Two RNAs folded together computationally: RNase P RNA and transfer RNA, 415 nucleotides in total. Rfam match: Bacterial RNase P class A. The family's RNA type in Rfam is ribozyme. Its family is annotated with ribonuclease P activity, dimeric ribonuclease P complex and tRNA processing in the Gene Ontology. The coordinates come from a structure-prediction model, not an experiment, and the mean pLDDT is 78.
[in-house]
RNA sequence: GAAGCAGGCCAGACCGCCGCCGGUGCGAGCGGGGAAACCCGGCACGGGAGGAAGGUCCGGACUGCACAGGGUGGCGUAGCAGCUAACGGCUGUCCGGCGCGAGCCGAGGAUCAGAGCAACAGAGACGAGUCGAGGCGGGGCCGAGUCACGCUUCGGGUGAAACGGGCAAUCUCUACGCGCAGCAACACCGAAUAGGCCGGCGAUGAGGCGUCCCGCGGAGCCGGCGGGUAGGUGGCACCGAGCCGGGUGGGCGACCCCCGGCCCAGACGAAUGGCGGUCACGGCCGGCCCUGCGAGGGGCCGGCCGCACAGAAUCCGGCCUAUCGGCCUGCUUCACAC
RNA sequence: CGGGGUGUAGCGCAGCCUGGUAGCGCAAUUGCUUUGGGAGCAAUGGGUCGGACGUUCGAAUCGUCUCACCCCGACCA
Numbered sequence: 001g002a003a004g005c006a007g008g009c010c011a012g013a014c015c016g017c018c019g020c021c022g023g024u025g026c027g028a029g030c031g032g033g034g035a036a037a038c039c040c041g042g043c044a045c046g047g048g049a050g051g052a053a054g055g056u057c058c059g060g061a062c063u064g065c066a067c068a069g070g071g072u073g074g075c076g077u078a079g080c081a082g083c084u085a086a087c088g089g090c091u092g093u094c095c096g097g098c099g100c101g102a103g104c105c106g107a108g109g110a111u112c113a114g115a116g117c118a119a120c121a122g123a124g125a126c127g128a129g130u131c132g133a134g135g136c137g138g139g140g141c142c143g144a145g146u147c148a149c150g151c152u153u154c155g156g157g158u159g160a161a162a163c164g165g166g167c168a169a170u171c172u173c174u175a176c177g178c179g180c181a182g183c184a185a186c187a188c189c190g191a192a193u194a195g196g197c198c199g200g201c202g203a204u205g206a207g208g209c210g211u212c213c214c215g216c217g218g219a220g221c222c223g224g225c226g227g228g229u230a231g232g233u234g235g236c237a238c239c240g241a242g243c244c245g246g247g248u249g250g251g252c253g254a255c256c257c258c259c260g261g262c263c264c265a266g267a268c269g270a271a272u273g274g275c276g277g278u279c280a281c282g283g284c285c286g287g288c289c290c291u292g293c294g295a296g297g298g299g300c301c302g303g304c305c306g307c308a309c310a311g312a313a314u315c316c317g318g319c320c321u322a323u324c325g326g327c328c329u330g331c332u333u334c335a336c337a338c
Numbered sequence: 339c340g341g342g343g344u345g346u347a348g349c350g351c352a353g354c355c356u357g358g359u360a361g362c363g364c365a366a367u368u369g370c371u372u373u374g375g376g377a378g379c380a381a382u383g384g385g386u387c388g389g390a391c392g393u394u395c396g397a398a399u400c401g402u403c404u405c406a407c408c409c410c411g412a413c414c415a
Base pairs, nucleotide, nucleotide: 001334002333003332004331005330006329007328008327009326010325012279013278014277015276016275017274018273020048021047023045024044025043026042030041031040032039033038050309054320055319057318058317059316060315061314062182063181064180065179074178075177076176077175078174079093080092081091082090083089094108095106096105097104098103109173110172114171115170116167117166131155132154133153134152135151136150137149139147140146141145186234187233188232189231196225197224198223199222200221201220208216209215242262243261244260245259246258247257249256250255281306282305283304284303285302286301287300288299289298290297291296339411340410341409342408343407344406345405348364349363350362351361358395366382367381368380369379370378388404389403390402391401392400
């Protein structure tokens, strides 16, 4: 210098103006919506997307229901040891495969429990036998010999595989694990209408005809209770499997322990944005300069364009997938120079 | 949040469960027929079986991951 391998990081920065959504405090008064529950409206301060927030493939937290114990069924996992709240995740290691190597990949229990499967070719394909050749045995024909039978040995060729195997990513067996549902879970507040229960009034006439009287007319009326729908609030923005920094702490490692600091998005047609300027990064074009025989390489200035994938929705740990580009660390192979 | 299905020729679908040469209809092309067209008849071509990896002798079919599309459930006292 070229080609790679493994691990990690960033995901433009700053300023100005105009906006959006939560939180805390001011200070509890007024206004609006609503039957109510409850919601909205001011000022100040501070906060406001990600490494995947994505797919929803696993595992948990949380919540409700169910639950003596055992068996069957269903689903899942599969060398061994460990980490962890848990896992199908991660770490170490054995074995197998790939690579010159750094390294990478592995659904890696069992085919002496049982069942099932193998096109074409081939005599024969999963049950044992059969095709061809050789040998032996006894038998039929008078005999050489030949014919069929039985036993035994070998097999050119076909095919992935030929009598002994393969396939459990076919059923199955073994061991282990799993109760079911999911924040539209669930808890609280709670209408209208209809239906239910209780009490009272009512054919000696309820309610109705706007009010009172007369009249008409003929079976309901009033009050209370429970429910948990429409709607509203909580769950829900978290003192946490939390984040950041440090440790001549433990461990090969995943990880654990100790010390210090911090509080860090949150809605429900769903906020996290827009404009302008400067700088940075990348690409293209033009000009100038340097270097080189050349191809080319480097620097400066100006103009234009671009800046990915994507976007929280109860929360968390993983996996997988998408991603313009850029940076760092360690290692391998080859070439060259010393 | 949870459950299910589809992807195969230009279009609509079989085949997949039970692995063994990928088919049907319409469409397309060519020929016959017709004065010409349509219809009819005959023949022909056309496939990364959505993608990747794996299991297997062998994969459209089995397994895992993934992409795209479609459907259903939840609440109703």